[in-house]
RNA sequence: GCCGACUUAGCUCAGAGGUAGAGCAAUUGUUUUGUAAACAAUGGGUCCCCGGUUCAAAUCCGGGAGUCGGCU
Numbered sequence: 001g002c003c004g005a006c007u008u009a010g011c012u013c014a015g016a017g018g019u020a021g022a023g024c025a026a027u028u029g030u031u032u033u034g035u036a037a038a039c040a041a042u043g044g045g046u047c048c049c050c051g052g053u054u055c056a057a058a059u060c061c062g063g064g065a066g067u068c069g070g071c072u
Stems, first nucleotide, its partner, number of pairs: 001071007010024004018055001026042005048064005
């Protein structure tokens, strides 16, 4: 220099045009002599950034950034 994959909640990840979810973690409650476990509830997101397409974009298109891998 060229090519590819990935970037979504604190962490690991789903979501494949119709307005964002799970598990774990956190908080609160129940239970216990107490802690943990268990059970119930609650909160938590500029979907990496900018632009475009669309009635509508995390999702499609272009550019940029970062991480990882391959080729030379």